[in-house]
Molecule: FMN riboswitch aptamer (RFN element)
RNA sequence: AACGUGCUCCGGGGUCGGUGUGAUUCCGAACCGGCGGUGACAGCCCGCAACCCGCCCGGCGACAAGCCGACGCGGUGGAUUUGGUGGAAUUCCAAGGCCGACAGUGACGAGCCGAAGCCCCUUCGCGGGGGCCGGCUUCCAGUCUGGAUGGGAGGCAGCACGCC
Repeated sequence: AACGUGCUCCGGGGUCGGUGUGAUUCCGAACCGGCGGUGACAGCCCGCAACCCGCCCGGCGACAAGCCGACGCGGUGGAUUUGGUGGAAUUCCAAGGCCGACAGUGACGAGCCGAAGCCCCUUCGCGGGGGCCGGCUUCCAGUCUGGAUGGGAGGCAGCACGCC
């Protein structure tokens, strides 16, 4: 030096304008890119993590329903082309394209409901119908809010001990 064990530390980025009573969600433009690997640098090549679902197990409960949760296991899990250089690049250079968890919020529209009021149509009138209006539901976020002061792939970061 390498390796092993333990501990500590680090470990995700990004917005303006327009329309409108109302939208950082629509429209236009802009901007962002975790970790490891790969013959040379990767959001879109391979794999992993985060998120979500299930199983297992545990807690509360009554061995129920229901709620909550760690390790582990399983599942789900987006997107790239052309040209150039080169020994080697879907990774560099040039040009064009594409993708982005879950929950919340929710313009217009759509659906449902509605006491009173206003307007319109209809009626001789009573009354009837429609619209405005109000409420609820549904619906648009990579960039807003939240779980998250969390977790985490991992780190050629540090320390200690071991091994040689």